[in-house]
Record summary:
The prediction has a mean pLDDT of 76. Two RNAs folded together computationally: RNase P RNA and transfer RNA, 424 nucleotides in total. It holds a member of the Rfam family "Bacterial RNase P class A". Rfam classes the family as a ribozyme.
RNA sequence: GGAGUGAGAUAAACAGCUGCGAGUGUAAGCCGAAAGGCUGCAUUUGAGGAAAGUCCGGGCUCCACAGGGCAAGGAUAACGGCUAACGGCCGCCGAGGGCGACCUCAGGGAAAGUGCAACAGAGAUAUACCGCCCAUGCGUGCAUGGGUAAGGGUGGAAAGGCGAGGUAAGAGCUCACCGCUCCCUCAGGUGACUGAGGGAGCCUGUAAACCCUAUCCGGAGCAACACCGCAGUAAAGCAUUAACGUCUGCCCGACGGCUUUGAAUAGGUGGCAUUGAGCAGUGCCGGCAACGGGCUGCCAAGAUAGAUGGCUGUUCACGACAGAACCCGGCUUAUCGUUUCACUCCGUCG
RNA sequence: CGGGAUGUGGCUCAGUUUGGUAGAGCGUUGCGUUCGGGACGCAAAGGUCGCAGGUUCAAAUCCUGUCAUCCCGA
Numbered sequence: 001g002g003a004g005u006g007a008g009a010u011a012a013a014c015a016g017c018u019g020c021g022a023g024u025g026u027a028a029g030c031c032g033a034a035a036g037g038c039u040g041c042a043u044u045u046g047a048g049g050a051a052a053g054u055c056c057g058g059g060c061u062c063c064a065c066a067g068g069g070c071a072a073g074g075a076u077a078a079c080g081g082c083u084a085a086c087g088g089c090c091g092c093c094g095a096g097g098g099c100g101a102c103c104u105c106a107g108g109g110a111a112a113g114u115g116c117a118a119c120a121g122a123g124a125u126a127u128a129c130c131g132c133c134c135a136u137g138c139g140u141g142c143a144u145g146g147g148u149a150a151g152g153g154u155g156g157a158a159a160g161g162c163g164a165g166g167u168a169a170g171a172g173c174u175c176a177c178c179g180c181u182c183c184c185u186c187a188g189g190u191g192a193c194u195g196a197g198g199g200a201g202c203c204u205g206u207a208a209a210c211c212c213u214a215u216c217c218g219g220a221g222c223a224a225c226a227c228c229g230c231a232g233u234a235a236a237g238c239a240u241u242a243a244c245g246u247c248u249g250c251c252c253g254a255c256g257g258c259u260u261u262g263a264a265u266a267g268g269u270g271g272c273a274u275u276g277a278g279c280a281g282u283g284c285c286g287g288c289a290a291c292g293g294g295c296u297g298c299c300a301a302g303a304u305a306g307a308u309g310g311c312u313g314u315u316c317a318c319g320a321c322a323g324a325a326c327c328c329g330g331c332u333u334a335u336c337g338u339u340u341c342a343c344u345c346c347g348u349c350g
Numbered sequence: 351c352g353g354g355a356u357g358u359g360g361c362u363c364a365g366u367u368u369g370g371u372a373g374a375g376c377g378u379u380g381c382g383u384u385c386g387g388g389a390c391g392c393a394a395a396g397g398u399c400g401c402a403g404g405u406u407c408a409a410a411u412c413c414u415g416u417c418a419u420c421c422c423g424a
Base pairs, nucleotide, nucleotide: 001346002345003344004343005342006341007340008339009338010337012315013314014313015312016311017310018309020046021045022044023043024042025041026040028039029038030037031036048321052332053331055330056329057328058327059326060221061220062219063218073217074216075215076214077213079091080090081089082088093107094105095104096103097102108212109211113210114209115206116205117204129152130151131148132147133146134145135144136143137142138141160178161177163175164174165173179202180201181200182199183198184197185196186195187194188193225270226269227268228267234261235260236259237258238257244256245255246254247253278298279297280296281295282294284293285292286291316319351423352422353421354420355419356418357417360376361375362374363373370407378394379393380392381391382390400416401415402414403413404412
């Protein structure tokens, strides 16, 4: 200098003017019997790293439920840890990829059973097409029968690989070496597992086919749920003069029965703006890390048609994806650019 | 907030259940037929099966994630 790998940060900045939502204060004006409301003034504050998708996991609320078990359905799948919990995260083991930094993995069981393996090929879980060998027959190089998985050919896959013995020809049929699986012993490790020795075996693949094993899961969701509750309706009581209400300030007149209770709707309030699995910082402590603890500081948007906008000036790298709606922890997806740290490989120079 | 379905040539769809050569109709192109056009006949072209990854010998089909569209309910 070039090419990469991993983990992060930021999300235009500053000033002025002018709007919008919310909180607090204020008292100037208006409305109201009051509580209070409206307008105004001052002040504080006001979207994200993903607020998104709603894919997982919880908080919270209601319903169901003595406790426990079985069945059905769903999810997950090496091991150890973190966490409120998780299918998330960290570490580690094994397998695969990369020269490497590093990355990826639904990574239990095929010897419980069932299913499937197109085409090609003789044969696809057992098989004899060519070839080799033996027997019989005769027309003496062919037919029939049998043996053989070593050789040819097909295929993703053809009964572990290779050599020797052996045989009519052959074959783990036998033996040595190598590879793989399971079991036992020893050593290391919390463990998955690794190494050494011994024994048994090697009879395909597929469970992201059915299935089996282990573990976990009761259901619904803030339009949950709790409270208040107009009209109308239902029931009970009282009355049919009077009284009361409205037209209407008064009289006349006209119209309307009145009160209470229950269920429940429209609507309203709470839930809900948070002392919380809270946020920010940390030359602190434990831990490889995820994370946990300590210390310091802080209380930080919030509606119910739904608030963040606009203009001007200066500067720059010229500005992407995108807008909270009960809350939180993750995952995934979108994203103009700028930038930090650590590491790897190649080339050159010293 | 909850539930479900779909994505395959230019258009409309089948194939996914049970993995094994990607198909049909319309449309397009060429040739024939006709004096010419249409209709008709013959032939041909046209496909990242929404996208990415995985399982498998093999994926439109199975699994996971994701994107888009549509429908239903509170």